Annotation: The RNA shown here (c-di-GMP-I-GGC riboswitch aptamer) has 85 nucleotides and comes from Aquibacillus sediminis. Its Rfam family is "c-di-GMP-I-GGC riboswitch aptamer". Its family is annotated with cyclic-di-GMP binding in the Gene Ontology.

RNA sequence: UACCGAAAUGGCAAACUUAUCGAAAGGUAAGGACGCAAAGCUACGGGCCUUAGGCAAAGAUGCUAUGGUCGCCGAGUUACCGAAG
Numbered sequence: 001u002a003c004c005g006a007a008a009u010g011g012c013a014a015a016c017u018u019a020u021c022g023a024a025a026g027g028u029a030a031g032g033a034c035g036c037a038a039a040g041c042u043a044c045g046g047g048c049c050u051u052a053g054g055c056a057a058a059g060a061u062g063c064u065a066u067g068g069u070c071g072c073c074g075a076g077u078u079a080c081c082g083a084a085g
Stems, first nucleotide, its partner, number of pairs: 003085001004082002011036002016031006034071001040077003044074003047069003051065001053064004
């Protein structure tokens, strides 16, 4: 230095509850901890979720478009500690 993940310091915070924004998915804040070594950041590729819009359809629904999710996977980028190997 690159892997790797013992210990310690510190960090984040699922479900749920309350408030609030949103059409929804979901976001934000507080409480709360299931977990997390990138559970830091970027929707770039795939996946998944949404449906106030458009098109098709008798309808179910499909396509398009919109928005969301990085705590689904991958990619990019930045980073604390240092036991064994």